[in-house]
Context: one part of a larger RNA
Molecule: small-subunit ribosomal RNA, central domain
Organism: metagenome
RNA sequence: CUAGGUUUAAAGGGUGCGUAGGCGGCUUUUUAAGUCAGUGGUGAAAUUUAACUGCUUAACAGUUAAACUGCCAUUGAUACUGAAGAGCUUGAGUGUAGAUGAGGCAGGCGGAAUGUGUAAUGUAGCGGUGAAAUGCAUAGAUAUUACACAGAACACCAAUUGCGAAGGCAGCUUGCUAAACUACAACUGACGCUGAUGCACGAAAGCGUGGGGAUCAAACAGGAUUAGAUACCCUGGUAGUCCACGCCGUAAACGAUGAUUACUGGCUGUGUGCGAUAUAUUGUACGCGGCUGAGCGAAAGCAUUAAGUAAUCCACCUGGGGAGUACGGCGGCAACGCUGAAACUC
Numbered sequence: 001c002u003a004g005g006u007u008u009a010a011a012g013g014g015u016g017c018g019u020a021g022g023c024g025g026c027u028u029u030u031u032a033a034g035u036c037a038g039u040g041g042u043g044a045a046a047u048u049u050a051a052c053u054g055c056u057u058a059a060c061a062g063u064u065a066a067a068c069u070g071c072c073a074u075u076g077a078u079a080c081u082g083a084a085g086a087g088c089u090u091g092a093g094u095g096u097a098g099a100u101g102a103g104g105c106a107g108g109c110g111g112a113a114u115g116u117g118u119a120a121u122g123u124a125g126c127g128g129u130g131a132a133a134u135g136c137a138u139a140g141a142u143a144u145u146a147c148a149c150a151g152a153a154c155a156c157c158a159a160u161u162g163c164g165a166a167g168g169c170a171g172c173u174u175g176c177u178a179a180a181c182u183a184c185a186a187c188u189g190a191c192g193c194u195g196a197u198g199c200a201c202g203a204a205a206g207c208g209u210g211g212g213g214a215u216c217a218a219a220c221a222g223g224a225u226u227a228g229a230u231a232c233c234c235u236g237g238u239a240g241u242c243c244a245c246g247c248c249g250u251a252a253a254c255g256a257u258g259a260u261u262a263c264u265g266g267c268u269g270u271g272u273g274c275g276a277u278a279u280a281u282u283g284u285a286c287g288c289g290g291c292u293g294a295g296c297g298a299a300a301g302c303a304u305u306a307a308g309u310a311a312u313c314c315a316c317c318u319g320g321g322g323a324g325u326a327c328g329g330c331g332g333c334a335a336c337g338c339u340g341a342a343a344c345u346c
Base pairs, nucleotide, nucleotide: 004317005316006315007300008299012314014201015200016199017198021194022193023192025088026087027086028085029084030083031082033081034080035077036076037075038074039073040072041071042070048066049065050064051063052062053061054060091191092188093187094186095184096183097182098181100179103177104176105175106174107173108172109171110154114150115149116148117147118146119145120144121143125136126135162169163168206247207246208245209244210243211242216240220236221235222234223233258313259312260311261310262309263308265292266291267290268289269288270287271286272285273284274283275282276281277280295302296301319346320345321344328339329338330337331336
C1' cells in the first nucleotide's frame, strides 16, 4: 500500500457553501471512443513450460512445440459506459395559497432582583461559619420606608417542547430578513449527489482600540482549617464578565455516530400542517422522543432519526510511549493555531 475498518478498542473533518474531480433518472436515434469477437502483422535470441534426444546419471546441453497474457492494423457486433441529437417527468427547482417557530439583524419599552446615593424611622449590633475570625457598625450600620441612579440578566410560562448548517437562540414589542413544512400539480425539464484545494461562519477564554462597570469573579490580600494549606470554607477584590469595531479559530465544537439516496416488523407519546367522516376517532406529510423484534454487533447496545440491507462521493485509522513534541513552512499583534517527524524505548 492493499485487505479490513472509523458510537465506546486507533480512526468522521466543528459546520456550511462550493471549484476541479468522481458518480448520476426514464424513452429513443446516430456514432462506435471504451467494451466484445474474427483475421493479419509484430511480440529477437536466451530464459520459462511440455515432449523427445545427448553426455554411465544429474546439473548441463540439443531439437521440436507451446507460451510471450502486449502492441499495431483491419473487418465486424452494439447490451452496457462514453459522445452527439430528440423527447419525457417520477429526482431537483420555480410558482400560487396557507401556516409555524427562543432562526438572524437593528430599534423602542417593561417589571422583579442586586448594588449605590439622598431623606426618614430606629438602636446595638450586623454579617459569616462545622465552629470562628478577618470585615461592616455610635462619624448611627443591619432592618424598615420613600425617592433617585446604574449596569446586567430576563423568574413563573418551560416541556424527552420549538428553531437553526453548526456554534447557538428565551421578558414584551416594531421594522427588516432567512428557512424548513403543508396543499395544489400550473411552470422548467436531470438543471442532480458528493466535494480535494478554496471561501464563509464558528462557544468560552484570550488579544487590540474606545466606551461601560451593577453583579459575579482568575490574579492578589486578609481570616480560618491544617503537621503544612501557595487549596477546599469565609471577608474583600483587579483583569474579565457587558457594548462597538477589529483579531484569534480552538472545545468532551458529542449523537464521541460525515453527506446523499433507496429498501426493511410492530407498540406508544408529542410538535406543526392537510384530509375524511359517525365529533370522537381515523388517515396522511414533515419533525422530536420512548419501548420491543428481525438483522447487525466483541459486548454494551443500535434497531424506518440504524450501528440493518445496498449504492455514490469525501474525510480519517494502522501497537504503547517519545508527541500533537522537534525541525521546516504557512497563518497570528501576541497567546498560540495548522501542517507534522525521527532517534530511542517497551